Background
This is a predicted structure of a 350-nucleotide part of an RNA (small-subunit ribosomal RNA, central domain) from a metagenome. It matches the Rfam family "Bacterial small subunit ribosomal RNA". Gene Ontology terms of the family: structural constituent of ribosome and ribosome. The coordinates come from a structure-prediction model, not an experiment, and the mean pLDDT is 88. The full RNA is in RNAcentral, with records from SILVA.
Context: one part of a larger RNA
RNA sequence: CUGGGCGUAAAGGGUGCGUAGGUGGUCGCCUGUGUCGGAUGUGAAAGCCCACGGCUCAACCGUGGAACGGCAUUCGAAACUGGGCGGCUGGAGUGCGGGAUGGGAGAGCGGAAUUCUUGGUGUAGCGGUGAAAUGCGUUGAUAUCAAGAAGAACACCGGUGGCGAAGGCGGCUCUCUGGAGUGCAACUGACACUGAGGCACGAAAGCUGGGGGAGCAAACAGGAUUAGAUACCCUGGUAGUCCCAGCUGUAAACGGUGCGCACUUGGUGUGGCAGGAAUUGACCCCUGCCGUGCCGGAGCUAACGCGUUAAGUGCGCCGCCUGGGGAGUACGGUCGCAAGACUAAAACUC
Repeated sequence: CUGGGCGUAAAGGGUGCGUAGGUGGUCGCCUGUGUCGGAUGUGAAAGCCCACGGCUCAACCGUGGAACGGCAUUCGAAACUGGGCGGCUGGAGUGCGGGAUGGGAGAGCGGAAUUCUUGGUGUAGCGGUGAAAUGCGUUGAUAUCAAGAAGAACACCGGUGGCGAAGGCGGCUCUCUGGAGUGCAACUGACACUGAGGCACGAAAGCUGGGGGAGCAAACAGGAUUAGAUACCCUGGUAGUCCCAGCUGUAAACGGUGCGCACUUGGUGUGGCAGGAAUUGACCCCUGCCGUGCCGGAGCUAACGCGUUAAGUGCGCCGCCUGGGGAGUACGGUCGCAAGACUAAAACUC
């Protein structure tokens, strides 16, 4: 390099936007880059291969042929590919209409619960466990009532439901703002797909500075348990969890399944929109499109399973794999305040 692969065996980049590149709908004309055909020239000799021949054979050697995969020039072909020009509307996008939405950002508001503070009632216990103890309480706890303060999270609705590229998003209202679907076909006229680098986003934990701190709670302390108990259980409790600004850039970042397009029997739920019929009617029913589940056919698969949301059948582009350990480590480089991240071996060994 060819060939083979990537749900679970090694292997899909965490996700998007997009540069180069690769790939690219339909019709006509031109061209002749690739492509195809002819001719000519060249492709030294030797060697390889074939035939014949010379050394008694062979090795070796001679003669002839073929070959020399190729290149150049020239003449031609025009289906396909490329290029130029001109059209088209099915791909793609724009516009218009009425709907759906925990998509994002900012501000304001609300109730339940918890803890604390103050006051009232009230008295000897409370709390906790398998059982206890540490702990709290006559300086009046727990319980209960009232008032107040604070922070964090939003029960029910809630769904196999919705939205988002992923991470993720849930009390209510307002403001700003993104995307998708559906319906109409008015507009543009291939404007497309993918995407090495690059840029942006990216749970939790962690880091820097400032604020905040109710509950929870690494570390830590104590009480238990135990042979021990640096744990599981209990009582406490600091970082942190929350907000602002900046950094980090990871994950079982998972559907363990890259993106786009086309094609290929069905059944049954559910969310959104539109249409039809019907009606008192927004219900039900039927049809179309989009999403999201379950079950299954062909086919595929090592099996499990997947099965129009494919892991089926094909095309385009990207990423990745190549025995286990050593090792996602060392070294070097880039990035980071650090923690570390990314890139990424070898010796040796089985």